[in-house]
């Protein structure tokens, strides 16, 4: 440089600095992007077991083992989901490679106009193909 991701840009003020700046830091505000709560209508409404829900691509089924069982963990297979593969961007197909983690709410939330609230972080080099179309 580029990539994953909403995670970028602008303004004002403050502290700091020998003096004066820039960048950075702190606070507030705005634009933009992203997420949650929240009517009517619709959905749901019974029984058993089990608490339930949110962000995210990060779900699910089966087999074997760790145990006799639930949860959990490990190794496989299938379905499903996500990202990359270059010389501008986007869409689709195919081949190849990689990922399917983590965190949060706290008994509680379907959808949801008005309205209300929150975030703008963190991380990365495994792969370096072939076609079609649009701008």
């Nucleotide at each position: 440089c580029g990539c994953c991701g909403a995670a970028u840009c602008c303004g004002c003020g403050g502290a700091c600095c020998c003096c004066g700046a820039a960048a950075g830091c702190c606070g507030c505000g705005g634009a933009g992007c992203g997420g949650g709560g929240g009517a009517a209508c619709c959905a749901a409404a019974u029984c058993c077991c089990c608490g339930g829900g949110g962000c995210u691509a990060a779900u699910u089924u089966c087999g074997c083992g760790g145990u006799g069982a639930a949860c959990c963990c490990g190794c496989g297979a299938g379905a499903g989901g996500c990202g990359c593969a270059g010389g501008c961007u986007c869409u689709u197909u195919u081949c190849g490679c990689g990922c399917c983690a983590g965190c949060c709410c706290g008994a509680c939330a379907g959808c949801u106009a008005a309205c209300c609230c929150c975030g703008c972080a963190g991380g990365c080099u495994g792969a370096c193909g072939a076609a079609a179309g649009a701008g």
c-di-AMP riboswitch aptamer (ydaO/yuaA leader) from a soil metagenome, 135 nucleotides, folded computationally. The sequence is in RNAcentral, with records from MGnify. Its mean pLDDT, the model's own confidence on a scale to 100, is 77.